[in-house]
RNA sequence: UAGCGCCAGGACCGUAAUUGGUUGACGAGGACGGCAGUUAUCGAGGGAUUCGGCGGAUGUUGCCGCGGCCACAGUGGGUCGUCAGAGAAUUGUAAAAAGCAGAAUCAAUACUGUAACAGAGC
Numbered sequence: 001u002a003g004c005g006c007c008a009g010g011a012c013c014g015u016a017a018u019u020g021g022u023u024g025a026c027g028a029g030g031a032c033g034g035c036a037g038u039u040a041u042c043g044a045g046g047g048a049u050u051c052g053g054c055g056g057a058u059g060u061u062g063c064c065g066c067g068g069c070c071a072c073a074g075u076g077g078g079u080c081g082u083c084a085g086a087g088a089a090u091u092g093u094a095a096a097a098a099g100c101a102g103a104a105u106c107a108a109u110a111c112u113g114u115a116a117c118a119g120a121g122c
Base pairs, nucleotide, nucleotide: 004055005054006053007052009051010023011022012021013020014019026043027042028041032065033064034063035062036061037060038059066081067080068079069078070077092122093121099114100113101112102111104109
């Protein structure tokens, strides 16, 4: 326990000021092991700070190892990753933010409840 964590910049709020605080990606999906490379899949929302930066990461590529299945007379091959061939079509499955309501805070803002709507994938 991983769209995840963090904040030296920016933005925002409070304060006369020192200074303090807030924000900083909305969920879905994703793991055989090792090394190396790499701006790591999908849509939602938004007319935009979801800006910018650091770290991490189940993605992907190459090589190696392990494992399943398949084929072969053969030492060798193919294809996948434990639900262990690939592709196509059809059907099914399906979110959160937003919104609304509540309650907290001086405020920015965060929280709880409710509920509409994706795409990849399966």
A computed fold for a 122-nucleotide RNA from a bovine gut metagenome, annotated as glmS glucosamine-6-phosphate activated ribozyme aptamer. The prediction has a mean pLDDT of 80. The RNAcentral record of the sequence draws on MGnify. Its Rfam family is "glmS glucosamine-6-phosphate activated ribozyme aptamer". Rfam links the family to the GO terms regulation of gene expression and catalytic activity. By type it is a riboswitch.